[in-house]
RNA sequence: UGGGUUGGCCGGGCGAUCGCGGGCGGCAGGUGCCGCCUGAGGAAAGUCCGCGCUCCACAGAGCACGGUGCCGGGUAACGCCCGGGCGGGGAAACCCGCGGACAGGGCCACAGAAAAGGACCGCCGGGGCGCGGGAGGGCCGAAGGGCGCUCUCCGCAGCCCGGGCAAGGGUGAAAAGGUGGUGUAAGAGACCACCGGCGCCGGCAGCAAUGCCGGCGGCCAGGCAACCCCCACCGGGAGCAAGGCCAAGCAGGGGCGUUGUCCCGAUAAGGGGCGGGGGGCUGCUCGUCCCCUUCAAGCUCCGGGUAGGCCGCUUGAGCCUCGCGGCGACGCGAGGCCCAGACGGAUGAUCGCCCAGGCAGUGGGAACGGGAGGAAGGGCUUGCCCGUAAACCGUUUCCGCUCGCCGGACAGAACGCGGCUUACAGGCCGACCUGCGGG
RNA sequence: GCGGGUGUGACGCAGUGGUAGCGUAUCUGCUUCCCAAGCAGACUGUCGUGGGUUCGAAUCCCAUCACCCGCUCCA
Numbered sequence: 001u002g003g004g005u006u007g008g009c010c011g012g013g014c015g016a017u018c019g020c021g022g023g024c025g026g027c028a029g030g031u032g033c034c035g036c037c038u039g040a041g042g043a044a045a046g047u048c049c050g051c052g053c054u055c056c057a058c059a060g061a062g063c064a065c066g067g068u069g070c071c072g073g074g075u076a077a078c079g080c081c082c083g084g085g086c087g088g089g090g091a092a093a094c095c096c097g098c099g100g101a102c103a104g105g106g107c108c109a110c111a112g113a114a115a116a117g118g119a120c121c122g123c124c125g126g127g128g129c130g131c132g133g134g135a136g137g138g139c140c141g142a143a144g145g146g147c148g149c150u151c152u153c154c155g156c157a158g159c160c161c162g163g164g165c166a167a168g169g170g171u172g173a174a175a176a177g178g179u180g181g182u183g184u185a186a187g188a189g190a191c192c193a194c195c196g197g198c199g200c201c202g203g204c205a206g207c208a209a210u211g212c213c214g215g216c217g218g219c220c221a222g223g224c225a226a227c228c229c230c231c232a233c234c235g236g237g238a239g240c241a242a243g244g245c246c247a248a249g250c251a252g253g254g255g256c257g258u259u260g261u262c263c264c265g266a267u268a269a270g271g272g273g274c275g276g277g278g279g280g281c282u283g284c285u286c287g288u289c290c291c292c293u294u295c296a297a298g299c300u301c302c303g304g305g306u307a308g309g310c311c312g313c314u315u316g317a318g319c320c321u322c323g324c325g326g327c328g329a330c331g332c333g334a335g336g337c338c339c340a341g342a343c344g345g346a347u348g349a350u351c352g353c354c355c356a357g358g359c360a361g362u363g364g365g366a367a368c369g370g371g372a373g374g375a376a377g378g379g380c381u382u383g384c385c386c387g388u389a390a391a392c393c394g395u396u397u398c399c400g401c402u403c404g405c406c407g408g409a410c411a412g413a414a415c416g417c418g419g420c421u422u423a424c425a426g427g428c429c430g431a432c433c434u435g436c437g438g439g
Numbered sequence: 440g441c442g443g444g445u446g447u448g449a450c451g452c453a454g455u456g457g458u459a460g461c462g463u464a465u466c467u468g469c470u471u472c473c474c475a476a477g478c479a480g481a482c483u484g485u486c487g488u489g490g491g492u493u494c495g496a497a498u499c500c501c502a503u504c505a506c507c508c509g510c511u512c513c514a
Base pairs, nucleotide, nucleotide: 001435002434003433004432005431006430007429008428009427010426012354013353014352015351016350017349018348020039021038022037023036024035025034026033027032041410045421046420048419049418050417051416052415053239054238055237056236065235066234067233068232069231070084071083072082073081074080085098086097087096088095089094099230100229104228105227106224107223108222120169121168122165123164124163126161127160128159129158130156131155132154133153134151135150136149138147139146140145177195178194179193180192181191182190196220197219198217199216200215201214202213203212204211205210243311244310245309246308252302253301254300255299256298260274261273262272263271264270275293276292277291278290279289280288281287318337319336320335321334322333323332324331325330355408357406358405359404360402361401362400363399364398365397366396367395368394369393370392377386378385379384380383440510441509442508443507444506445505446504449463450462451461452460457494465481466480467479468478469477487503488502489501490500491499
């Protein structure tokens, strides 16, 4: 100086005016006004996990269901974090993944012979048919020769039947350890040597995962458990609109209490007219029909409980600074601090100055390339060695100026907390790996 | 704020590991004097998006985006 990996932090500052939520104080009491203080985040988000808290359920254990999954530790707990192990990627820093496939079931499309104990082509024996040759007889012909028969004979790139094999070809995402040899009719872990893997046994190191060493076993039989399942561990359900307190109005229940008139009838029971009340026919009036006339209004008490008000509500696994223990996550101790609490839900709007940052213009510097011909020239051992600056042009980069233009992302609490995940302009700090150059 | 669900052609829906379909709509042809109906055929897909598991994902897992539904109290 270039490239990369990783951890942490910030994510605008100051001021003015107007406005809003909360607290305190004052004034006035219809409930408002004034003053002071205070008022979003690293994710307040997604609501994906885990807790506290509240209500309901609950003897214990098991089943079912759901979740987690190498080992150890941290923690209130976790699917989070830390440390370690193994495997994979990378030159490295570093990053990513993680129980069990010989407990059992299921699946592995298409292709392919076969997808888990498989045989299409192929390789090799046996038998039959066929073809060719050989040998031996027979018949015909004057001869060269021709026809046909038989076989403990030989051969064959042909066909059929019935076997052996798994080396080679080909299919597929995936094909039954690899190389060399022995062996065989042909072959094959069938056998042998070496290599790779797996399982078992023993020893050593480690809390463990696991690693190293030695021995044994031909064990080499695939993959999928983000399919069922097995093993180990964990989990009761719902959620602050949880839940609790006070409690208008309406409806409900108890009590008190008021309550016409005339006629028929017997001064009774009952019925009828008028009056009054309620309802239907149409929203209103009239009319009409039905019901009640001890109906209802009123007063008072009661339980549950709506609107509304209050609590839950923010002092908490809290924040900051030191010290100690631990590799670390984290824990312990001391001191200091109080930091939003709304309930139709505040945290906003406008402006000025400044600070990062970007763009444009401009000035200066540096590096590289051209200019620039190993030239001019020089040195000597005489055919070798040494040996360019600048102007100017181009590219890249750094610094300054303008007070020019632009300009600060993602997003906003609602019971609280620990995590994870996702979004995020720009900037700052640290650690580590590596390329090049110089000392 | 809390709980639950759904995303597949233009629209309404099937498909729950193995070549993505059905109906309506649209277009073309036949039929008709013309239209409708009918018949024949055609077109239409990042399966909301991005990762992962798997040989293989619309389907299984994770994250994310959009939309929809329910929630006073007592019974």
Predicted 3D model of RNase P RNA and transfer RNA as a complex of 514 nucleotides.
It holds a member of the Rfam family "Bacterial RNase P class A".
Model confidence (mean pLDDT): 77 of 100.